[in-house]
RNA sequence: ACCCCGAAAAGCCACACCCAGCGCAAGCUGGGGCCGGAAUGCCGAAUCGGGUCCCUUCUUAUUGCGGGAUGGCCGGGCUGCCGAA
Numbered sequence: 001a002c003c004c005c006g007a008a009a010a011g012c013c014a015c016a017c018c019c020a021g022c023g024c025a026a027g028c029u030g031g032g033g034c035c036g037g038a039a040u041g042c043c044g045a046a047u048c049g050g051g052u053c054c055c056u057u058c059u060u061a062u063u064g065c066g067g068g069a070u071g072g073c074c075g076g077g078c079u080g081c082c083g084a085a
Base pairs, nucleotide, nucleotide: 005083006082012037013036017032018031019030020029021028022027035072041078042077043076048075049074050073051070052069053068054067055066057064
């Protein structure tokens, strides 16, 4: 140095909720806020698979097809701070 790992320290992000704006909606953006997180940084055009949610259409209804959202749902990929056992 690297891998595994996650004590300490320095930091980081920001659930719910509130306000403003965008969107048919799911939801997103900014500010406040702070449940939690060890990648809760990025990836849903980077490229893959699944889950969940929304919309349109078909349909008695649901499903299907199509489109959208979610990385703080998961598998997975890429990158990064610190260095005790």